[in-house]
RNA sequence: CGAUGAUAAAGGCAAACUCUUCGAAAGAAGGGGACGCAAAGCCUUCGGAACUACAUUCCAUUCGGAACAUGUUGGCCGGGCUGCCGUU
Numbered sequence: 001c002g003a004u005g006a007u008a009a010a011g012g013c014a015a016a017c018u019c020u021u022c023g024a025a026a027g028a029a030g031g032g033g034a035c036g037c038a039a040a041g042c043c044u045u046c047g048g049a050a051c052u053a054c055a056u057u058c059c060a061u062u063c064g065g066a067a068c069a070u071g072u073u074g075g076c077c078g079g080g081c082u083g084c085c086g087u088u
Stems, first nucleotide, its partner, number of pairs: 002088004012037002017032006035075001041081003046078003049073003056067004
């Protein structure tokens, strides 16, 4: 430096749920809490996928319906960058 994750060692993160706050929502932040994770560390201004629809447009006027991302998810995937230890 490359590959790799059996055996360890030191550790790390934190799903669901819940409380508070923000948000139209999806969801996010903080506290509690652990389902799991060898990158569940970072990046959506690389690409795909999924979720939401305030606003906007159209229909209706029966208080609604449809489309739509500039919003969201990196713990959806591919990809990029960085990293501990062991083995080789």
Molecule: c-di-GMP-I riboswitch aptamer
Organism: Armatimonadetes bacterium UBA5829